[in-house]
């Protein structure tokens, strides 16, 4: 210098292919329970979806550019 691959919640991932406005488990915060702690049950806070741009009534999605990381290859 080329390919390709991943990025969505604090932590691991789903959701993209097929556009319709974001979700699970764990946590984490408040109640109920307990002498108290775990467990268990409710209820709840938390994501400009890497980032800049386009397309489109409507973009995580579809396109292009870019950073980052990790794989090949030279």
């Nucleotide at each position: 210098c080329g390919g390709a691959a991943u990025a969505u919640a604090g932590c691991u991932c789903a959701g993209c292919c097929u556009g319709g406005u974001a979700g699970a488990g764990c946590g984490c915060u408040u109640g109920c329970u307990u002498c108290g702690g775990g467990a268990g049950c409710a209820a709840g806070a938390g994501g400009u979806c890497g980032u800049a741009g386009g397309u489109c009534c409507a973009a995580a999605u579809c396109c292009u550019g870019c950073c980052a990381u990790u794989c090949c290859g030279a």
Molecule: transfer RNA
Organism: Bacteroidaceae bacterium